Context: one part of a larger RNA
Molecule: small-subunit ribosomal RNA, central domain
Organism: metagenome
RNA sequence: CUGGGCAUAAAGCGCGCGUAGGCGGCUCGGUCAGUCGGAGGUGAAAGCCCACAGCUUAACUGUGGAACUGCCCCCGAUACUGCCGAGCUUGAGUGCAGGAGGGGUGACUGGAACUCCAGGUGUAGCGGUGAAAUGCGUAGAUAUCUGGAGGAACACCAGAGGCGAAGGCGGGUCACUGGACUGCAACUGACGCUGAGGCGCGAAAGCUAGGGGAGCGAACAGGAUUAGAUACCCUGGUAGUCCUAGCUGUAAACGAUGGGUACUAGGCAAUGGCCGUCCGAUGCGGUCAUUGUCGGAGCUAAUGUGUUAAGUACCCCGCCUGGGGAGUACGGCCGCAAGGUUGAAACUC
Numbered sequence: 001c002u003g004g005g006c007a008u009a010a011a012g013c014g015c016g017c018g019u020a021g022g023c024g025g026c027u028c029g030g031u032c033a034g035u036c037g038g039a040g041g042u043g044a045a046a047g048c049c050c051a052c053a054g055c056u057u058a059a060c061u062g063u064g065g066a067a068c069u070g071c072c073c074c075c076g077a078u079a080c081u082g083c084c085g086a087g088c089u090u091g092a093g094u095g096c097a098g099g100a101g102g103g104g105u106g107a108c109u110g111g112a113a114c115u116c117c118a119g120g121u122g123u124a125g126c127g128g129u130g131a132a133a134u135g136c137g138u139a140g141a142u143a144u145c146u147g148g149a150g151g152a153a154c155a156c157c158a159g160a161g162g163c164g165a166a167g168g169c170g171g172g173u174c175a176c177u178g179g180a181c182u183g184c185a186a187c188u189g190a191c192g193c194u195g196a197g198g199c200g201c202g203a204a205a206g207c208u209a210g211g212g213g214a215g216c217g218a219a220c221a222g223g224a225u226u227a228g229a230u231a232c233c234c235u236g237g238u239a240g241u242c243c244u245a246g247c248u249g250u251a252a253a254c255g256a257u258g259g260g261u262a263c264u265a266g267g268c269a270a271u272g273g274c275c276g277u278c279c280g281a282u283g284c285g286g287u288c289a290u291u292g293u294c295g296g297a298g299c300u301a302a303u304g305u306g307u308u309a310a311g312u313a314c315c316c317c318g319c320c321u322g323g324g325g326a327g328u329a330c331g332g333c334c335g336c337a338a339g340g341u342u343g344a345a346a347c348u349c
Base pairs, nucleotide, nucleotide: 003321004320005319006318007303008302012317014201015200016199017198021194022193023192025088026087027086028085029084030083031082033081034080035077036076037075038074040072041071042070049065050064051063052062053061054060091191092188093187094186095184096183097182098181103177104176105175106174107173108172109171110154114150115149116148117147118146119145120144121143125136126135162169163168206247207246208245209244210243211242215241216240220236221235222234223233258316259315260314261313262312263311266294267293268292269291270290271289272288273287274286275285276284277283298305299304322349323348324347331342332341333340334339
């Protein structure tokens, strides 16, 4: 340079936007750069390869040929690719008309539960466990009723259901706002796909500053258990969990399955539209998108997958190349730090 691969064996970047680049629909014309045919020049000699010859043979040597797969130039071909020009509408986008949704941001607001505070009733226990104890309680707890305060999360609805690129999103109302889907086919006319770098988003934990703090609860303390018990169980409890601004940039960030397009049996169902049948509803039939499940061919080492492919192909990107050492060391970059990212070797089996 290749080859073979990436659900589970090593291997899909956590996800998107997008630069360069790579790749790219239908028709006509031009050009002839790529491409193809022919001719010429050059491609030193030696060597390699073939034939013959010379040393008794071989090695070695000589002569001739072939080859030197390349480069340059000329003539020609024009299907495909490129380039230039003109056009098209099916890809892509716009418009118009609709309905669906925990998509996002901000503000306001509701009830249940919980804890605390105050008061009433009331009296000896409460709490907790396998059993206990620590703990709370005659300075009146637990229980119960009334009033008040506070913070966090939103029971039922709720669904293998919906939305989002992913992370993720669930009380209610309002404002602002993104995307997808369906129908019509009015408009643009290839405007497309992917995407090295780059930029943005990115659960939880953690960090900085300021607030907040009900419940829960790393650390910590005590009580148990036990041979021990730096645990599991119990009583407490700080950071944290919450908010605002900023940082971190990781994960079993999973469908362990990159994105796009086309094609390739079906059955059943769910969600959101539309159409037909019907006066209409229910129903039935059809169609588009999405989400599941079963399954055929095919694929697969098997498990399984199977129009939401792991089938058949093409385009683009990322990644893998025996185990350990090691996602370590060193260096670079990033970070306040924690650390992240890039990422070896010796040695060893």